[in-house]
Formats: sequence, structure tokens, C1' cells
RNA sequence: UGAGCUGGCCAGGCGGCCGCGUCGAGACAUGUUCUCGCCGAGGAACGUCCGGGCUCCGCAGAGCACGGUGGUGGCUAACGGCCACCCGGGGUGACCCGCGGGAAAGUGCCACAGAAAACAAACCGCCCACGUUUGCGUGGGUAAGGGUGAAACGGUGGUGUAAGAGACCACCAGCGGUGCAGGUGACUGCACCGGCUCGGUAAACCCCACCGGGAGCAAGGUCAGACAGCGUGCGCUCGAGGGCUGCUCGCCCGAGCACGCGGGUAGACCGCUGGAGGUGGCUGGCAACAGUCACCCGAGAUGGAUGGUCGCCCGUCGCCGCCGGUUUGCUGGCGGCGACGACAGAACCCGGCGUAUCGGCCAGCUCAUCCG
Repeated sequence: UGAGCUGGCCAGGCGGCCGCGUCGAGACAUGUUCUCGCCGAGGAACGUCCGGGCUCCGCAGAGCACGGUGGUGGCUAACGGCCACCCGGGGUGACCCGCGGGAAAGUGCCACAGAAAACAAACCGCCCACGUUUGCGUGGGUAAGGGUGAAACGGUGGUGUAAGAGACCACCAGCGGUGCAGGUGACUGCACCGGCUCGGUAAACCCCACCGGGAGCAAGGUCAGACAGCGUGCGCUCGAGGGCUGCUCGCCCGAGCACGCGGGUAGACCGCUGGAGGUGGCUGGCAACAGUCACCCGAGAUGGAUGGUCGCCCGUCGCCGCCGGUUUGCUGGCGGCGACGACAGAACCCGGCGUAUCGGCCAGCUCAUCCG
């Protein structure tokens, strides 16, 4: 200098005018009012995918379903998250990716092509026998060769044979077992033995291990206000209905319940924002994270506010002009004009994940090349 990898950060600035919402103060016309003042979205506030707090209901129990998770060890309130490691794959490398338990329990499936898709199987070929019109036909053997396919029942060499074949042998690969060594563990290394080889798929059923009560701030509570009842059916211990929130058993409560028609209301307040909170230092830890000290923290709407416009500046891009360099390909500086400045937007709160995003900045690392 060029090409990359990883992590982090910013999310245009200032001012004028107009406008919106909560809160505070004041005014008088006491309101759906006016004036002044403070404050007023995000890195994802988003999707609502996962987890938790909180709230209400439930909380004798058992069984069966159902759903979720899935290498190991940690972190955490918890998680399907994060960190470290293992195994597998990719990259020269920094580094990245993995929906990563079990297919040697059982069942199912494996498109098209192909003879055959899994206790194997003869389309071509090869070999043997018989027949023959000498083209070939019939029967048998053969998985070594060809062909099909994403995938064809180990690979190479030899022995063997009519031709062949783990049929046998040597080496290699893979699988299983045993022992030793290392590691908390996943796992790794070495040695020996075995049958000679076992296809894929579990985001198919299934098996194994672990986890899981239900509903959600329109939760839930307080206050105020409105109204009008009627009909039908079932039931009151021979018990309707309800609860154990998927079902069954079982247990408990139990005098009202269900359906239809008609009528009324839809206001205020609490919940509500200071919390597993943020920043910095120190300590422990490879890290996630934990502990400790100091400092900091001024959205809370409820038909739902946080906006618009103008000027100047800033950044990026395009065009034009001037000046400079040049290997004539380009490139640097200044000025003018124009365009653009994203994605999106609180609604109980928090931890994650995923997705969207104009541009720009910083740090560490890798590879290549050049110079010293």
C1' cells in the first nucleotide's frame, strides 16, 4: 500500500417561527380555557419467537396424554440466550458454520432413473452345459467389469476358480469390545482382540434424558354512574351445575344453572414506571459473569403527544469551474449548483433472539506485496 477477519461506537448539529402531550405555577370567564416554565422514543422502541418478574385463578393425589429442549462444562432470576471447550465441516490465514442424543430396540419411507433401494437383486457383460436354421435360444453359475442414481452391501494387491466372490491371505479404512494413559466432562492417544463390513432418513412415528399448572396490564383493584324485566328447559340430597384449566379416576363445593328476547353503561383513579438499572474504578475468573466502592438516572400517552417549516453549518454522492501531480489510466485541494441524510417509532417492566437500517468512525488481528 492492497485485500480481508473480528469487536465496539455514532444515528446529523445550532438557531428562528408555528404546533402537540404529561407535570408544576399563575389567571378568571372555573373550562374539552388561557399564559408561563420544566421535560418529552430506539439501537432496534419493531416482530411478539423464547425466558422471567408482576397480577388474578388454582394449589389432596395418581395415571395417561400434550408441548418443549438435546455434544460437554460453566454463567444467569430464567431461557431455545451467553461464554469456554469437544467433535464434524469450510478458509493459505485472522476466523466462520453446525436443527450436534439414539438408525447395531421396533415400524415406516427412500422421488426420477435403474435389473435391483436393503434378510437383497442377473439389464448388459463374463463362464459352463444343452439345443441350433450358426443369427442365436434355453437353463445354471457369477456382484470382478459396464450402465442408472444423491446413495448400489469396504479399498488395493495376491491366492484361488470354468468364470468369480472376505471364499482365503497381507496391508489400509471403518465398526464393536477390552486394557492402559490424559481430562471435572464431552472426548483424545496408544496397544490388543473380534466378526470380516453393518446404506440414508428421527424438522417420520418412536426410544432415552431433562423441563413445563392456566390466563394475561383489556392482568387485577377502588370509586362513581345507568337499567326493566320477560319467556323456555333442567335441578334443589334420586342433586342441575361448578372447581382441580387437556382427559380419566378420585376428591371437594353445591342451590341455582343454561338458552333466547328486551333494556342499560362504556367515566375517573390506582396498577405506572428507580429497576435482576446505567457509567467508571478496583478485585476474582481464559471468558460469559460475579463481588465491592463512587457517581448518575427529568416519557408515561389512553383514539393514544414527541411534529412541521425556514436559515446557517456538517457528511455523502453527481455535475461544472480553477489550481497541482501524473505512468495520460487516473488522482489531490479549493469553490459553485443540485440531490440525499436511513430503518423505524414507546403503551406493565426486564433478559435474549431474529429481522430492518443512508452513511460514517474507532480498536485489535490476518494474508499478500514493497521499502529500511
Bacterial RNase P class A from Branchiibius cervicis, 372 nucleotides, folded computationally. The sequence is in RNAcentral, with records from ENA. Rfam family: Bacterial RNase P class A. By type it is a ribozyme. From the family's description: Ribonuclease P (RNase P) is a ubiquitous endoribonuclease, found in archaea, bacteria and eukarya as well as chloroplasts and mitochondria. A source record names the gene rnpB. Model confidence (mean pLDDT): 76 of 100.